[in-house]
RNA sequence: AUUGAACGCUGGCGGCAUGCCUUACACAUGCAAGUCGAACGGCAGCAUGGAGGAGCUUGCUCCUCUGAUGGCGAGUGGCGAACGGGUGAGUAAAGCAUCGGAACGUACCGUGUAGUGGGGGAUAACGUAGCGAAAGUUACGCUAAUACCGCAUACGCACUGAGGUGGAAAGCAGGGGAUCGCAAGACCUUGCGCUAUACGAGCGGCCGAUGUCAGAUUAGCUAGUUGGUAGGGUAAAGGCCUACCAAGGCGACGAUCUGUGGCGGGUCUGAGAGGAUGAUCCGCCACACUGGGACUGAGACACGGCCCAGACUCCUACGGGAGGCAGCAGUGGGGAAUUUUGGACAAUGGGGGAAACCCUGAUCCAGCCAUGCCGCGUGAGUGAAGAAGGCCUUCGGGUUGUAAAGCUCUUUCGGCUGGGAAGAAAUCGCACAGGCUAAUACUCUGUGUGGAUGACGGUACCAGCACAAGAAGCACCGGCUAACUACGUGCCAGCAGCCGCGGUAAUACGUAGGGUGCGAGCGUUAAUCGGAAUUACUGGGCGUAAAGCGUGCGCAGGCGGUUGUGCAAGACAGGUGUGAAAUCCCCGGGCUCAACCUGGGAACUGCAUUUGUGACUGCACGACUAGAGUACGGCAGAGGGGGGUAGAAUUCCACGUGUAGCAGUGAAAUGCGUAGAGAUGUGGAGGAAUACCGAUGGCGAAGGCAGCCCCCUGGGCCGAUACUGACGCUCAUGCACGAAAGCGUGGGGAGCAAACAGGAUUAGAUACCCUGGUAGUCCACGCCCUAAACGAUGUCAACUAGUUGUUGGUAGGGUUAAACCUAUUAGUAACGUAGCUAACGCGUGAAGUUGACCGCCUGGGGAGUACGGUCGCAAGAUUAAAACUCAAAGGAAUUGACGGGGACCCGCACAAGCGGUGGAUGAUGUGGAUUAAUUCGAUGCAACGCGAAAAACCUUACCUACCCUUGACAUGUCAGGAAUCCCGAAGAGAUUUGGGAGUGCCGCAAGGAACUUGAACACAGGUGCUGCAUGGCUGUCGUCAGCUCGUGUCGUGAGAUGUUGGGUUAAGUCCCGCAACGAGCGCAACCCUUGUCAUUAGUUGCCAUCAUUUAGUUGGGCACUCUAAUGAGACUGCCGGUGACAAACCGGAGGAAGGUGGGGAUGACGUCAAGUCCUCAUGGCCCUUAUAUUUUGGGCUACACACGUGCUACAAUGGAUAAGACAAUUUGUUGCUAAUUUGUAAAAAUAAAGCUAAUCUAUAAACUUAUUCUAAGUUCGAAUUAUUGGCUGAAACUCGCCUAUAUGAAGUUGGAAUCGCUAGUAAUCGCUGGUCAGCAUACAGCGGUGAAUACGUUCUCGAGCCUUGUACACACCGCCCGUCACACCAUGGAAGUUGGUAUUAUUUGAAACUUAUGUUUUAUCUUAUAGUCAAAAUAAAAUUAGCAACUAAGGUG
Repeated sequence: AUUGAACGCUGGCGGCAUGCCUUACACAUGCAAGUCGAACGGCAGCAUGGAGGAGCUUGCUCCUCUGAUGGCGAGUGGCGAACGGGUGAGUAAAGCAUCGGAACGUACCGUGUAGUGGGGGAUAACGUAGCGAAAGUUACGCUAAUACCGCAUACGCACUGAGGUGGAAAGCAGGGGAUCGCAAGACCUUGCGCUAUACGAGCGGCCGAUGUCAGAUUAGCUAGUUGGUAGGGUAAAGGCCUACCAAGGCGACGAUCUGUGGCGGGUCUGAGAGGAUGAUCCGCCACACUGGGACUGAGACACGGCCCAGACUCCUACGGGAGGCAGCAGUGGGGAAUUUUGGACAAUGGGGGAAACCCUGAUCCAGCCAUGCCGCGUGAGUGAAGAAGGCCUUCGGGUUGUAAAGCUCUUUCGGCUGGGAAGAAAUCGCACAGGCUAAUACUCUGUGUGGAUGACGGUACCAGCACAAGAAGCACCGGCUAACUACGUGCCAGCAGCCGCGGUAAUACGUAGGGUGCGAGCGUUAAUCGGAAUUACUGGGCGUAAAGCGUGCGCAGGCGGUUGUGCAAGACAGGUGUGAAAUCCCCGGGCUCAACCUGGGAACUGCAUUUGUGACUGCACGACUAGAGUACGGCAGAGGGGGGUAGAAUUCCACGUGUAGCAGUGAAAUGCGUAGAGAUGUGGAGGAAUACCGAUGGCGAAGGCAGCCCCCUGGGCCGAUACUGACGCUCAUGCACGAAAGCGUGGGGAGCAAACAGGAUUAGAUACCCUGGUAGUCCACGCCCUAAACGAUGUCAACUAGUUGUUGGUAGGGUUAAACCUAUUAGUAACGUAGCUAACGCGUGAAGUUGACCGCCUGGGGAGUACGGUCGCAAGAUUAAAACUCAAAGGAAUUGACGGGGACCCGCACAAGCGGUGGAUGAUGUGGAUUAAUUCGAUGCAACGCGAAAAACCUUACCUACCCUUGACAUGUCAGGAAUCCCGAAGAGAUUUGGGAGUGCCGCAAGGAACUUGAACACAGGUGCUGCAUGGCUGUCGUCAGCUCGUGUCGUGAGAUGUUGGGUUAAGUCCCGCAACGAGCGCAACCCUUGUCAUUAGUUGCCAUCAUUUAGUUGGGCACUCUAAUGAGACUGCCGGUGACAAACCGGAGGAAGGUGGGGAUGACGUCAAGUCCUCAUGGCCCUUAUAUUUUGGGCUACACACGUGCUACAAUGGAUAAGACAAUUUGUUGCUAAUUUGUAAAAAUAAAGCUAAUCUAUAAACUUAUUCUAAGUUCGAAUUAUUGGCUGAAACUCGCCUAUAUGAAGUUGGAAUCGCUAGUAAUCGCUGGUCAGCAUACAGCGGUGAAUACGUUCUCGAGCCUUGUACACACCGCCCGUCACACCAUGGAAGUUGGUAUUAUUUGAAACUUAUGUUUUAUCUUAUAGUCAAAAUAAAAUUAGCAACUAAGGUG
């Protein structure tokens, strides 16, 4: 885009058209083929007339007779019924389409010619008598014809023996002047009819050529088959049929068989070529319940005819009969689905008739259905800072929306009223003219004129009237694809054409608002074509995506070098015929337009025929040599087959020497060996394979081929001449060869070695490793016929830049000979231009540009499988599907990530060291378990002395119990009161209740501000949920050196380059090079601190000099220390070496400090949906007399256990006692607290000096000296427990800290494992601070003492850069394979079973036809028999479809 459509929702009108696609299923009822009295006998029924009679009402009724008339049932006869109408079952050719042909027929029709004379016998109807339920039928008798039969005639006709012979007919109707006749009529004439014959037209029969679906998993078919002769038969040619003869005919250009199927004009689609289709209309064919058959006839083997057989239905008196809607309506059934049991012959057409007329479900109309196409309408104008309502909202507004309402106007369609066609002209009557004729009859033709005839239908159309009045839906809105928001739902419900959407903020589900598209329709489903160059003729491909047969030879086939002549098959050009009409297209015309109808044209791309041309292809004949081949001379070679032979090695055997191991592995063991191995020496046996040479070397078609020699043999290359003269290329089927493994027979068997055995390894180890070991490997003969049989690249030919290596020739140069150089040729390799390619890559050896031929491909899986066929001894090979299932599978390249890949490099990463943890006690955190609650969070590194820089109450979020409800807290409104303070009572308290004191501040005197009480409502409140809705903050990789951008360049692109490379660095730090040049965030530096110096300033700091003191205490001073501000200093700056003349590194000098001086702050792009909604902020959801607020008590502190982190120890480098030294950071008024006194001179208390701080306060400890302890569960260690006391605080029970005395657990250096640290570091020692009423083994800081070690980068962990592989990309915690279990699905096999189809054989064999025979000779009739034959039965083998126990593999989950 389309449809004979269906379904869902909806539906105003009209025109035109279509309407059982399914069961060629079965059919009730009605109709669909009759007509002619001008062929006939007639008269049942109707009407009329006549004659007679009767009744009476004298013009009516009845009866009888009469075919006389109009007509006419049934019958005889004629014509028609073979058309028209339906359907598409069958049919792959007996059809159809196109183009031709010769051996035919033809009623009616047309044109001619010639006739139409004279006879005869029957028969239906009818009558009589029967039979039968019916359908029907029998006997006897009568009768007519345009029924039937002879006779005569025969121009033409047929046959012929060429002399002859044979064969026809029918009348009817109208008119009529003479003549004849009683009449009928004869007679004449006209018309129709009849007979014979010829021609024509139209129609029909027959034959040929070409075209006409799929399957080769159908390859051979055929016996009247193919042809001939003779005969028969037919309208006609012909094996159409019969007899005889011959053995043909068809077939890979697809016979036969199977499946499907009416064919064409056309229709739909498409740019076209094509593809699909064959409704309506037209042409042809076939069929008419199924099968067979003939009769009649001009025509049938006959839809509404006959006979027989079969199935089915109906009637029946059971004896018998009847029927055929695939005609029009209609019914049932089937189905998703397809109309009225209508009107009329008015028109067109058909049959009959002389005609009137009759018949006509053909046809014309109407009815039903939005089934399609076309047209029209459902109103038009105006109407706002924009009503109401709805929806959304950032609450401002937006949108629906000029939409509505309102005002003005119009009236198509529909409604009502009135008018009202065309389609109709013939036939017929009359008149005239002409023809026929004796005729002014009849009649025919033409012209004029008159009247009649309409189913549709009072329809189309026209006019008037009233009223905006009666008339809009459907689908969609994530992308493709035009059109977005809200709510509901919460991987549910659902959507979905593909991708996909939905797991609590869904533009995707449902609803609403809004929007978009189309519109009396709109969507969905089904189907066809297109897009699809996705079967590629036009117009594709095959190295790696699917695809080159494993290789060659070669018949058919396809294609084929140069040149001449001829022919004209192809080809090209012109003419002619045909290509039906309709359709499509163009130009006109008619319905108001359109659809639709109609006139003309063009077209129908085709076929046939004819004429011409001679370039090209072809054919025939001739010539040529460039293709191909032959001869000649050389050359190389693991080319093939056969025979012989050689040495090395393994193994085995024999003997000698000789002794304890050998062998094997990562390590072992099995194994061999004291019965003498292994080792070594000598000799022997046997089989297999040929080291070095040896090579991107050679040969071969491929597989493949390797010691040497001989024989036989194929091919190739080179060279120059001669010869043949297109002999060529490619090849379906075919034939040959074809690694390894395997099979058969017979040999052989050293080594190796599937299977197998043993030993190891391992969780297991039917493996890898080891020890053995059989087939096999070898030979001969015969099979198999497959490989990643690969260059994943078919063969042949031509053309198209080069460079380098190598092998074999030839020519030239060169050499004594070589080497070597140049040119050329045939191979074989590496690069590379143009070009090609999706890219990778290929690139004169093409995957470039072309030609010829063959093979193959068409999404993945199922599956190279099943079934069938062929081959094979088998294994199996070959050919080769479908159901079902998925939305991908695949190629090349890119960026990452990953690797028990590689290279380089770094880090307390390992190593080297020091000290710990893991064992003990207790502390603290976590898990677990417990509980009314043990609040919550953090969970590998990167949670676990973490949030928490302090849980007795509070904190507190948890639990129990008791309260409160505008609330503990904020803002707004109203009313009241200053606020506030004090004293009682009840209660666990919150709270409830009573009493009293108190009247403030500002002010222009109206009021205002703050505070407080009460009321109602907006609201407050939430440590409730979601860190996977978020902001912010933080951790981590990681202080690792990385992460990017602009422009340019390269690439189809993703991307690359820069950022890689060579060096160097702590560093993407710097240098050099480079299609890159620059830049940004990071690194570094800038900042703080510390180390040196200088300047400035000296109080509370300091004291060298002067004086003074117990004391820098005081005077004095600011030199020093120190304090705190500003500067200086360090930059690889200098020297030497290395390096590339670089960057840089190494060493040195100077210097307080040397190569970043030490330390800190500082954390790129990003990753982990990392952590946090319980810091804070925040979307959404949830609670609202409670999940909010307040209070009491309890809990967060519990305890079989497990883990993390730290404290103290286990002691002599120590404990204890005594004495004596030396810091720094820092803190302090609700504070730090000196001295003094009390106390056990303990915690602490008392007391009060100093200090708002360089002024006062805070005793440093390890250390040193001396003494003691003497290796022990101790004078170590301190837990636990008891008692006393103290401190803080309303409060110390759950649950704080400290003191004294007594008690004195475990623990004697810690398994596997594991942590920190590289210098003022580790280790060790104390001090201070925050938190804090109190509580420090934690945390954050401070200083004191003060080491050891680093060879180095193999290994462990982590990181960086480059490279490589990848089937990974939520990225190795990835992906993913197979079995098993379960569910579902389709399929194969299959014992068996049920049908269909076609074939063959046998038997039976209806009707019918043919026929011997018989009857009186024939015609005719007739029976038996014979032949042909439908159908049936039986049997066989075949094919196909269904079901199926059981079973096999597959797919999905």
Molecule: small-subunit ribosomal RNA
Organism: uncultured bacterium